[in-house]
RNA sequence: GGAGUCGGCCAGGCGGCCGCGGCGGGGUAACCCGCUGAGGAAAGUCCGGACUCCACAGGGCAGGACGCUGGGUAACGCCCAGGCGCGGCGACGCGUGGAAAGUGCCACAGAGAGCAGACCGCCGAACGGCCUCGCAAGAGGUGCGUGGUGAGGGUGAAAGGGUGCGGUAAGAGCGCACCGGCGCCGGCGGUGACGCCGGCGGCCAGGUAAACCCCGUCCGGAGCAAGGCCAAGCAGGCGCGUCAUGAGGCUGCCCGCCCAGCGCCAGGUAGGCCGCACCGAGGUCGACGGUAACGUCGGCCCCAGAGAGAUGGUCGCCCCUCAUCGCCGCAAGGUGGCGAGGACAGAAUCCGGCUUAUCGGCCGGCUCCCCGA
Numbered sequence: 001g002g003a004g005u006c007g008g009c010c011a012g013g014c015g016g017c018c019g020c021g022g023c024g025g026g027g028u029a030a031c032c033c034g035c036u037g038a039g040g041a042a043a044g045u046c047c048g049g050a051c052u053c054c055a056c057a058g059g060g061c062a063g064g065a066c067g068c069u070g071g072g073u074a075a076c077g078c079c080c081a082g083g084c085g086c087g088g089c090g091a092c093g094c095g096u097g098g099a100a101a102g103u104g105c106c107a108c109a110g111a112g113a114g115c116a117g118a119c120c121g122c123c124g125a126a127c128g129g130c131c132u133c134g135c136a137a138g139a140g141g142u143g144c145g146u147g148g149u150g151a152g153g154g155u156g157a158a159a160g161g162g163u164g165c166g167g168u169a170a171g172a173g174c175g176c177a178c179c180g181g182c183g184c185c186g187g188c189g190g191u192g193a194c195g196c197c198g199g200c201g202g203c204c205a206g207g208u209a210a211a212c213c214c215c216g217u218c219c220g221g222a223g224c225a226a227g228g229c230c231a232a233g234c235a236g237g238c239g240c241g242u243c244a245u246g247a248g249g250c251u252g253c254c255c256g257c258c259c260a261g262c263g264c265c266a267g268g269u270a271g272g273c274c275g276c277a278c279c280g281a282g283g284u285c286g287a288c289g290g291u292a293a294c295g296u297c298g299g300c301c302c303c304a305g306a307g308a309g310a311u312g313g314u315c316g317c318c319c320c321u322c323a324u325c326g327c328c329g330c331a332a333g334g335u336g337g338c339g340a341g342g343a344c345a346g347a348a349u350c351c352g353g354c355u356u357a358u359c360g361g362c363c364g365g366c367u368c369c370c371c372g373a
Base pairs, nucleotide, nucleotide: 001369002368003367004366005365006364007363008362009361010360012318013317014316015315016314017313018312020037021036022035023034024033025032026031039344043355044354046353047352048351049350050349051223052222053221054220063219064218065217066216067215068082069081070080071079072078083096084095085094086093087092097214098213102212103211104208105207106206119153120152121149122148123147126146127145128144129142130141131140132139133138161179162178163177164176165175166174180204181203182201183200184199185198186197187196188195189194227274228273229272230271236265237264238263239262240261246259248258249257250256282301283300284299285298286297287296288295289294319342320341324340325339326338327337328336329335330334
């Protein structure tokens, strides 16, 4: 200098004018002043919790989620560290229970796709046929029928270890040697996943569990429109409804009943308040423990909030990019200037994650290649 890999951070700045939400202060009021006001994802609502109400003796079945090991955490499907496998020269990335318990499935092609299979090929041992020889017993031939074979060819993503020797009619772990895999036993190392070493067994075993299933762990339901408090109006319940003061109705009079009226009450609609935004699994700085995730201790800080929902617009200067687009200049395949351009998006009960979107820019660790001293 080039190529790459991993991680972290920023998300334009300052000022003028106009405008919006919340809180505080002043003012009779109109209004004025001060402070404060989005994000790394506020998003998707995919996981996990806090909180609230409902349900619940205990156990089992069913159902769902998750799945190497150890650790972190309030919890997780998240994070950290490690193991194994695969890819990469490497930094690093991706994957992750069980397919040797059972069942199912494996497109197309192919004869055959799982206690396999005969299309071509190879064989002629066995039985039969035919031919030749032979008096006969039988011998030889033929690949014609029944067959044997899994070496070779062919199909396929995949065809039931590899090389060699023996063996055979031809072959084949059929036998043996070596190599590889798997299983069992033992020893050593590691908390563990697992690794290394030795012995034994021809055991040779395809893939798929985001197919059923098996094993292990966890899981009650609904969600802030949760839920709690106050409570108009209308309807309702109870009491009073009198000697006179309701010329009320039945009813002309007395009683009674009903209605009006008055008082009290319950549930509860509209509406209001709380939940809810000052105290948290909070932020930040430092020390200590830990490889790390994270934890403990100490100092400092208080940090949006409502409701169908504020956080914006414009102008000037500066900044970024000039990779792209438009225009222009020059000593013109470069270089410079002006303008366009400066993303994704946006709180609504609150936290921890994951995922997705994002113009651009900055910083750091590490790897490989080249050059120079």